[in-house]
Small-subunit ribosomal RNA, 3' major domain from an uncultured bacterium, 464 nucleotides, folded computationally. Rfam family: Bacterial small subunit ribosomal RNA.

Context: one part of a larger RNA
RNA sequence: UGACGGGGACCCGCACAAGCAGCGGAGCGUGUGGUUUAAUUCGAUGCUACACGAAGAACCUUACCCAGGUUUGACAUGCAGGUAGUAGUGAAGCGAAAGCGGAACGACUCGCAAGAGAGCCUGCACAGGUGCUGCAUGGCUGUCGUCAGCUCGUGCCGUGAGGUGUUUGGUUAAGUCCACUAACGAGCGCAACCCCUGUCGUCAGUUACAUGUGUCUGACGAGACUGCCGGCCUUAAGCCGGAGGAAGGUGGGGAUGAUGUCAAGUCAGCAUGGCCUUUAUAUCUGGGGCUACACACACGCUACAAUGGCCGGUACAAUGGGUUGCCAACCCGUGAGGGGGAGCUAAUCCUAUAAAGCCGGUCUCAGUUCGGAUUGUAGGCUGCAACUCGCCUACAUGAAGCCGGAGUUGCUAGUAAACGCGCGUCAGCUAUAGUGCGUUGAAUACGUUCCCGGGUCUUGUACA
Repeated sequence: UGACGGGGACCCGCACAAGCAGCGGAGCGUGUGGUUUAAUUCGAUGCUACACGAAGAACCUUACCCAGGUUUGACAUGCAGGUAGUAGUGAAGCGAAAGCGGAACGACUCGCAAGAGAGCCUGCACAGGUGCUGCAUGGCUGUCGUCAGCUCGUGCCGUGAGGUGUUUGGUUAAGUCCACUAACGAGCGCAACCCCUGUCGUCAGUUACAUGUGUCUGACGAGACUGCCGGCCUUAAGCCGGAGGAAGGUGGGGAUGAUGUCAAGUCAGCAUGGCCUUUAUAUCUGGGGCUACACACACGCUACAAUGGCCGGUACAAUGGGUUGCCAACCCGUGAGGGGGAGCUAAUCCUAUAAAGCCGGUCUCAGUUCGGAUUGUAGGCUGCAACUCGCCUACAUGAAGCCGGAGUUGCUAGUAAACGCGCGUCAGCUAUAGUGCGUUGAAUACGUUCCCGGGUCUUGUACA
C1' cells in the first nucleotide's frame, strides 16, 4: 500500500422487512449429471454451466458409430510433361449409394498459321483436419456493475515503499455540486450530447377516414431550466412545500459498461503460434446415433376447479410478415384439410375471427360436465423418405393430481399478475423456448436491527 475480520462509523441496492404471484409435491416439455451403448459427437460446471453455443438433429445439418469407396484428393495456387473425337453429355453392366465402367453424341476463346489459353490426364510442390493446447494468442463475451470509482502533470511531505490531491463538513442517483483545505489543475468514468415515448404548433399529405378534414403518417420546431414564490441552510451547494403546466426536480424507457478482477469462457463462429496426422485424425456415400432410461438436479408448460368448466350470442387492439410468398370470396369435408382462383412487390390486398371481457343458459362440490397424461382406431399435411424419430385432426380411452416439507425465486406502476396476437429460425416441426406487441390491471414499503452484495472513512493483523 492492499486484502481480510463472527472490528467500528456512515451510506446504498426488491438485500431484508411490508405485500402480490410463484417454484419445491403431480403429469408433461426441454437442458444437465449419471448409467447404458458400436456411437449415444463436442463444448459450457458456485454466484457468472444446466429452454446455454442450438434463431429450429427424420436425410442433410453432423463433427460420433458401423459398412462400402477415393488418394494431388470435395476445395486453392504454382511448376513440368502429356493430350484431339479433347472438355462436356453420358447408354448397357456391377452396386444400397458413392464409386467403377465406358457404347454413342459432341464443343469454346485468341491467332493467317505454327501454336497458345481453358479443360482433362500424369508427376512434383502441396491441399485438407470441428485433431491437441483458451495455461502460447488476437478478436469477442460473461462477472463484480451502470457500482462511483480509477489515474496523471507540476508542487509539497517522506531515507524509501509511498502519501497528499481523492481527506474533512454539508449535499447528490453520482469523485454531483458547494465550503474549507499544501495543494493547484487535468484525463478516463458520472451527467449531457443520440434513439423511442408523453403535450403543443407549423408544413406536407398518398393508399388512411367522416370527401374536406386531420384521428393518423412524415418532416421541422416549441416545451422543463429548481426558471418563479415561500420556508430551511453558512447571503453556498442544495432540501421541503406551492403556483403555473401535458409533463417537476434524472418525466418514463433504451443504447451507452472507466482502471481493473476471475491464467473466467470461447483454438467448434472467425483468425492465429506451436505440436500431431497425410492410402488417413483427409474426403464421398448408405444405414444408425445425437431422441437410449433404474435414477438425481435445473428451467418451464398444464392443472388440481364455481372469481370456475361447457354451450349460444356479442365488443374492443398493437407490433409484425408476405412473389419459390401471403392467400380472399365461394364450394366440399364433423375436422385437420382439399378444390378454387380474386387481390397484393403492400398505410391499398392477404395473414386476421384477438383472447381474457360483457349478456343469457347449464353444471352444484364429486376425482366431477375439474384435469388432461397414456393408449387404440381412422384420417390430413410437409417432404426422395415420417420404422427407429415429425406435426395436426376426429372418435374412443380417460392416469397422476384436492394447492404442495425443509427451503427458495421474481416484482415498487401502466410494474406484478392475468389475457391473447406477431416475428425470427424453418420444406415440415417436437416452441410450453426466445424476442417483440398490445388488452385488463393491483397490493405494499413502519423502517435499516438482522441475511446477501456493494461504496467511503477508520481500526487490528503472525496474510501478500
The prediction has a mean pLDDT of 81.
RNAcentral holds the full RNA, with entries from Greengenes.